[in-house]
Molecule: Bacterial large signal recognition particle RNA
Organism: Anaerolineae bacterium
RNA sequence: UCGUGCUAGACGGGGAGCUGGCGGUGCCCUGUACCCGCAAUCCGCCAUAGCGGGGUCGAAUUCCCUUUUGAGGGCAUAGGACUGGUCGGGACUGCCAGAUCAAGCGGCGAAGAAGGUUGGGUCCUGCGCGGCAGGAGCCUGCGAACCCCGCCAGGUCCGGGAGGAAGCAACGGUAAGCAGUCACUUCUGGGUGCCGCAGGGUUGCCUGGCUGGAGCAGGUUGAUCUCGGUAAGCCGGGUAGUCCAGCUCGAUUAAGGGUGCACGA
Repeated sequence: UCGUGCUAGACGGGGAGCUGGCGGUGCCCUGUACCCGCAAUCCGCCAUAGCGGGGUCGAAUUCCCUUUUGAGGGCAUAGGACUGGUCGGGACUGCCAGAUCAAGCGGCGAAGAAGGUUGGGUCCUGCGCGGCAGGAGCCUGCGAACCCCGCCAGGUCCGGGAGGAAGCAACGGUAAGCAGUCACUUCUGGGUGCCGCAGGGUUGCCUGGCUGGAGCAGGUUGAUCUCGGUAAGCCGGGUAGUCCAGCUCGAUUAAGGGUGCACGA
């Protein structure tokens, strides 16, 4: 140096959680790296820290050490920045509302402003009248084999006869009921009516009379004010998320170094 057979060892790893502690099943991350049994009100161990039974590889790209890389997780509401929504505040800016003053603009006004006084309408209630809709009556027509009426052919009955009696159908007229209907009468109803009467009535609107004798009302701009309102900006509290940092654990990647036994050639 080569070959053969073994041994150590490897055949995933990590995070949180649980635990006196370690590992596993379960959850999560990475990514593919034997099988069977046990196992979360748990299963098995003890700092040599899964147990039991099998299988493959086997001293090296697979083992050990150092450095490097840094998927992902945890901590802290503590550092900084940003975003969302929530609770509270109302000194300041903003917005809304109101008041006062000034300016200018147009409008109304001697065919009479403001003010005073008086009346009416609109509005509400009640009554009346009319109208509309519906019902009923009246009117017309139909309408009873018999238990409605009138008149009763035929036929039936009484009588010696003359005559008389009851009475079906038909005909005529009606009851109950059915149908129609302009007008008329009556009942009921209403978001019915340029209608009438009476009562009520807040000043919102419209309108008239008398008095009065020169102003009245509207918008805009500017200034000031309000123990007025709002909370967009602002202030504060707490919450959720993202990013950058901090601490911590850490898969994976890369580089370097190190490491058996036996036999044979």